Description:
Predicted 3D model of a 75-nucleotide RNA (transfer RNA) from a Candidatus Stahliibacteriota bacterium. The coordinates come from a structure-prediction model, not an experiment, and the mean pLDDT is 81. It matches the Rfam family "tRNA". By type it is a transfer RNA. Lineage of the source: Bacteria > Bacteria candidate phyla > Candidatus Stahliibacteriota.
[in-house]
RNA sequence: GCCGACGUAGCUCAGCGGUAGAGCAACUCUUUCGUAAAGAGUAGGCCGGUGGUUCGAAUCCACUCGUCGGCUCCA
Numbered sequence: 001g002c003c004g005a006c007g008u009a010g011c012u013c014a015g016c017g018g019u020a021g022a023g024c025a026a027c028u029c030u031u032u033c034g035u036a037a038a039g040a041g042u043a044g045g046c047c048g049g050u051g052g053u054u055c056g057a058a059u060c061c062a063c064u065c066g067u068c069g070g071c072u073c074c075a
Stems, first nucleotide, its partner, number of pairs: 001071007010024004018055001026042005048064005
């Protein structure tokens, strides 16, 4: 330099044009003499960034940043 995959909640990941979700973690409550477990609830997001297409974009397109892998060249 070229190719591919990935970037979404604190963590691990779904969702691939039509209201952004799950598990775990956090917090509150119930229960208990107390703790754990269990149950109920609450909060948490500019969907890496910018622009474009569209009535409508996390999703499609272009550019760009980052992570990982492969290939090539030079030494």